[in-house]
Context: one part of a larger RNA
RNA sequence: UUGGGUUUAAAGGGUGCGUAGGCGGCUUAUUAAGUCAGGGGUGAAAGACGGGGGCUCAACCAUCGCAGUGCCCUUGAUACUGAUGAGCUUGAAUACACUAGAGGUAGGCGGAAUGUGACAAGUAGCGGUGAAAUGCAUAGAUAUGUCACAGAACACCGAUUGCGAAGGCAGCUUACUAUGGUGUUAUUGACGCUGAGGCACGAAAGCGUGGGGAUCAAACAGGAUUAGAUACCCUGGUAGUCCACGCCCUAAACGAUGAAUACUCGCUGUUAGCGAUACACAGUUAGCGGCUAAGCGAAAGCGUUAAGUAUUCCACCUGGGGAGUACGGUCGCAAGAUUGAAACUC
Numbered sequence: 001u002u003g004g005g006u007u008u009a010a011a012g013g014g015u016g017c018g019u020a021g022g023c024g025g026c027u028u029a030u031u032a033a034g035u036c037a038g039g040g041g042u043g044a045a046a047g048a049c050g051g052g053g054g055c056u057c058a059a060c061c062a063u064c065g066c067a068g069u070g071c072c073c074u075u076g077a078u079a080c081u082g083a084u085g086a087g088c089u090u091g092a093a094u095a096c097a098c099u100a101g102a103g104g105u106a107g108g109c110g111g112a113a114u115g116u117g118a119c120a121a122g123u124a125g126c127g128g129u130g131a132a133a134u135g136c137a138u139a140g141a142u143a144u145g146u147c148a149c150a151g152a153a154c155a156c157c158g159a160u161u162g163c164g165a166a167g168g169c170a171g172c173u174u175a176c177u178a179u180g181g182u183g184u185u186a187u188u189g190a191c192g193c194u195g196a197g198g199c200a201c202g203a204a205a206g207c208g209u210g211g212g213g214a215u216c217a218a219a220c221a222g223g224a225u226u227a228g229a230u231a232c233c234c235u236g237g238u239a240g241u242c243c244a245c246g247c248c249c250u251a252a253a254c255g256a257u258g259a260a261u262a263c264u265c266g267c268u269g270u271u272a273g274c275g276a277u278a279c280a281c282a283g284u285u286a287g288c289g290g291c292u293a294a295g296c297g298a299a300a301g302c303g304u305u306a307a308g309u310a311u312u313c314c315a316c317c318u319g320g321g322g323a324g325u326a327c328g329g330u331c332g333c334a335a336g337a338u339u340g341a342a343a344c345u346c
Base pairs, nucleotide, nucleotide: 004317005316006315007300008299012314014201015200016199017198021194022193023192025088026087027086028085029084030083031082033081034080035077036076037075038074039073040072041071042070049065050064051063053061054060091191092188093187094186095184096183097182098181099180100179103177104176105175106174107173108172109171110154114150115149116148117147118146119145120144125136126135162169163168206247207246208245209244210243211242216240220236221235222234223233258313259312260311261310262309263308266291267290268289269288270287271286272285273284274283295302296301319346320345321344328339329338330337331336
């Protein structure tokens, strides 16, 4: 390389949009590029293979033939692919009606809790633990009440619930904005799928500038525990946690399962619709779950939300360690990210 694979053995890109490219619905006409058939030319010699021949045989040599998957020309075929033209409606999109939601951005408002401050009242403890101690407290703490301020997060509702491409999204409300679903079959008429590069988004932590700072809390300090205890436990506590703007671009970014389309028994719960005489019964579309037939799988298990049966496109894997390291490139303020070996060794 061929082949074989990628839930858990190595292997699905964190996610989307999309360029090139690859692939692509139904009918029809033309063409004949791919494709197929016939004919012709070429396909050097030597070598290889086959026949008979020459050196006593053989190696070796000469000779004849075959082969030479290829290329070119020509004459035809037209199912499929392509090209061009015409048409279609099932894919796709749009329109209209209805509908759903913690989808996003910005503003406003609310109560509980926590902490702090002031005042009142009140007295000796509080706090913390396995037990303690550090700590706080007669300069009046803790507990209680009233008032005020601050920042952050939104109990109950709340759910195998919902929404979003993923990351993620939850008090209430307003504005702006994006999306999905169902129904009609009205409009366009293949406008589609995937997507190397590229662009955008991307938890937490971290970085820069300026704010903010209630809680919690790396680092740090003290108290315990212990043989020791640079820990687990306790008392404190700074970055940070929050906001604005700009970076970083990584995660067990997980369903450890790429995207799309079609097909393949059923049962059951639930969300949003539709249709229908109605509380029932059965149906249908799109999601979210559970159990299972066939089938698949090394098994665990998966099973119309496939890991089944097929097709298209992309990404990735090829023994363990060395190593996601070194070097170089690109990006970054830095931290580092990305791309990514070899020697050697088993």
Predicted 3D model of a 346-nucleotide part of an RNA (small-subunit ribosomal RNA, central domain) from uncultured Pedobacter sp. Lineage of the source: Bacteria > Pseudomonadati > Bacteroidota > Sphingobacteriaceae > Pedobacter.